Source information:
The prediction has a mean pLDDT of 84. This is a predicted structure of a 96-nucleotide RNA (SAM riboswitch aptamer (S box leader)) from a marine eukaryotic metagenome. Of the family's consensus pairs, 97% are formed in the model. Rfam family: SAM riboswitch aptamer (S box leader). Its family is annotated with regulation of gene expression in the Gene Ontology. About the family: The SAM riboswitch is found upstream of a number of genes which code for proteins involved in methionine or cysteine biosynthesis in Gram-positive bacteria.
RNA sequence: UUAUCUUGAGUGGACGAGGGAUCCGGCCCUAUGACUUCACAGCAACCGUCAAAACGAAAAGGUGCUAACUCCGGCCCGCUAUUGUGGGGAAGAUAA
Numbered sequence: 001u002u003a004u005c006u007u008g009a010g011u012g013g014a015c016g017a018g019g020g021a022u023c024c025g026g027c028c029c030u031a032u033g034a035c036u037u038c039a040c041a042g043c044a045a046c047c048g049u050c051a052a053a054a055c056g057a058a059a060a061g062g063u064g065c066u067a068a069c070u071c072c073g074g075c076c077c078g079c080u081a082u083u084g085u086g087g088g089g090a091a092g093a094u095a096a
Base pairs, nucleotide, nucleotide: 001096002095003094004093005092010040011039012038013037014036018029019028020027023074024073025072026071041066042065043064046062047061049057050056070091075088076087077086078085079084
C1' cells in the first nucleotide's frame, strides 16, 4: 500500500491472577484455574499447490485463528426520539 474482519473451529499438561490491544465508560471471562505457554486436535483458505482459467478443487507446506460482531460505545451522518438502530470513519488485527 492492498484485501479481509456478523461465518467457522477445543481438549489435555504446566503456571497461578488477573484477562478481554491502548485511554475512558459499559459489559463479560476467571481459583469449577482464566490469561499465557506446551502437546495434540480442529477451523479457515491470504500465500503456496492443482487446474487453460475462474467466483473452481484439495488441504502436504508458510502464516493466522479456535468466548462474546474486532465484546460494545467514544468521532461523523441518517432514522427514531432519549434510548435504540443502520451506514461510515478512526484505531486495531491478519495476510500478501